[in-house]
RNA sequence: GUCCUCGUAGCUCAAUAGGACAGAGCGACGGACUUCUAAUCCGUAGGUUGUGCGUUCGAUUCGCACCGAGGACA
Numbered sequence: 001g002u003c004c005u006c007g008u009a010g011c012u013c014a015a016u017a018g019g020a021c022a023g024a025g026c027g028a029c030g031g032a033c034u035u036c037u038a039a040u041c042c043g044u045a046g047g048u049u050g051u052g053c054g055u056u057c058g059a060u061u062c063g064c065a066c067c068g069a070g071g072a073c074a
Base pairs, nucleotide, nucleotide: 001073002072003071004070005069006068007067010026011025012024013023019057028044029043030042031041032040050066051065052064053063054062
């Protein structure tokens, strides 16, 4: 330098032939239980879906550019 894959909550990951409010587990916080802690149960908060632009009635999903991570070739 060329090509491929990936980027979603604090962490690990779902969700796409474009459509319902973007979810789960762990973690955090509050409560129940317990003499206390742990475990267990219930609940709450937490997201500009890497950034920008475009297509569309509608984008996590499609297109382009850029940024970052990994890989293949040279």

Record summary
This is a predicted structure of a 74-nucleotide RNA (transfer RNA) from a Minisyncoccota bacterium. Its Rfam family is "tRNA". Rfam links the family to the GO term triplet codon-amino acid adaptor activity. The source organism's lineage runs through Bacteria, Bacillati and Minisyncoccota.